[in-house]
Molecule: c-di-GMP-I riboswitch aptamer
Organism: Bacillota bacterium
RNA sequence: UGCACGAAAUGGCAAACCUUUCGAAAGAAAGGGACGCAAAGCCGCGAGUCUACAGCCGAAUCGGCCAUGACAGUCGGGCUGCCGAA
Repeated sequence: UGCACGAAAUGGCAAACCUUUCGAAAGAAAGGGACGCAAAGCCGCGAGUCUACAGCCGAAUCGGCCAUGACAGUCGGGCUGCCGAA
């Protein structure tokens, strides 16, 4: 120095919930707030999950199907990164 690994230290991010905004919704953004996280940094490539405006179907004020939408804090994968004990 590199890889693996994750004691310590410097710090970092920010769940639920609340307010506002956008969205048909799932959900996202900003502020507050901390459940937790060694990649809870980034990327929709693979799987999985969620929603269904529009569209199609039906015995039709409703119900069903459906992703081109969403989830990176669901998992896998890819890229990058702070510190340095055993």